[in-house]
């Protein structure tokens, strides 16, 4: 410097449900709650993937158009043994 636990520390994050509020939905934000999480931190213009159909486009298959990183994936990082 790389790797790096069934340990230990400061410490964080919040799944569903329920409210409110936005939105046509998906799904966001708040607030309550803890189902989990060594990246459950950031990124959705870039790569796969999956939801959604108010609108546009297409005969029609579908395509935009929106969302979702707590689905893979990118970059960035706390402590720390063999």
């Nucleotide at each position: 410097u790389c790797c790096g636990a069934u340990a230990a520390a400061c410490g964080g994050c919040a799944a569903a449900c329920c409210u409110g509020u936005c939105g046509a939905a998906a799904g966001g934000c708040a607030g309550c709650g803890a189902c989990g999480c060594a990246a459950a931190g950031c990124u959705a213009c870039a790569g796969g993937g999956c939801c959604u159909u108010c609108c546009c486009c297409g005969c029609a298959a579908g395509g935009g158009u929106g969302g979702c990183a707590g689905c893979c994936a990118g970059c960035u990082a706390c402590c720390g043994a063999a």